This is a predicted structure of a 71-nucleotide RNA (transfer RNA) from an archaeon. The sequence is in RNAcentral, with records from ENA. The coordinates come from a structure-prediction model, not an experiment, and the mean pLDDT is 81. RNAcentral records the identical sequence in 2 taxa. It matches the Rfam family "tRNA". By type it is a transfer RNA.
RNA sequence: GGGCUGAUAAUUUAAUGGUAGAAUAUUUGAUUUGCAAUCAAAUUACCUGAGUUCGAUUCUCAGUCGGUCCA
Numbered sequence: 001g002g003g004c005u006g007a008u009a010a011u012u013u014a015a016u017g018g019u020a021g022a023a024u025a026u027u028u029g030a031u032u033u034g035c036a037a038u039c040a041a042a043u044u045a046c047c048u049g050a051g052u053u054c055g056a057u058u059c060u061c062a063g064u065c066g067g068u069c070c071a
Base pairs, nucleotide, nucleotide: 001070002069003068004067005066006065007064010024011023012022013021018054026042027041028040029039030038047063048062049061050060051059
């Protein structure tokens, strides 16, 4: 320098173009003499910009960062 691939919550990870789900974590409550465990509830997310579309996490282009292969 070129090819391929990935970026979603504090962490891990799903999602056929139709308003993003789960687990762990955090907070509150119940239970307990207290702690742990358990149960119930709540909060936090689509890497950035542009385009296509009635509608984009999803498709296209560019960029940033990471991984991998070739030279």